[in-house]
Molecule: transfer RNA
Organism: uncultured Clostridia bacterium
RNA sequence: GCGCCCUUAGCUCAGCUGGAUAGAGUGUUUGACUACGAAUCAAAAGGCCGAGGGUUCGAAUCCCCCAGGGCGCG
Numbered sequence: 001g002c003g004c005c006c007u008u009a010g011c012u013c014a015g016c017u018g019g020a021u022a023g024a025g026u027g028u029u030u031g032a033c034u035a036c037g038a039a040u041c042a043a044a045a046g047g048c049c050g051a052g053g054g055u056u057c058g059a060a061u062c063c064c065c066c067a068g069g070g071c072g073c074g
Base pairs, nucleotide, nucleotide: 001073002072003071004070005069006068007067010026011025012024013023019057028044029043030042031041032040050066052064053063054062
């Protein structure tokens, strides 16, 4: 330099062929339970989906470009 893949909650990741309000586990907080904790159960908070632009009635999803990371080739 070229090609491919990844970037979504604090962390690990789903999210199909564009569709209406973006999810799970774990963690955090609160409550229940307990002599107190752990475990278990219930609830809540937490995201402008890596930045910017475009297409579309509608974008996490498609296109362009930039950034970060990984793999391969030269």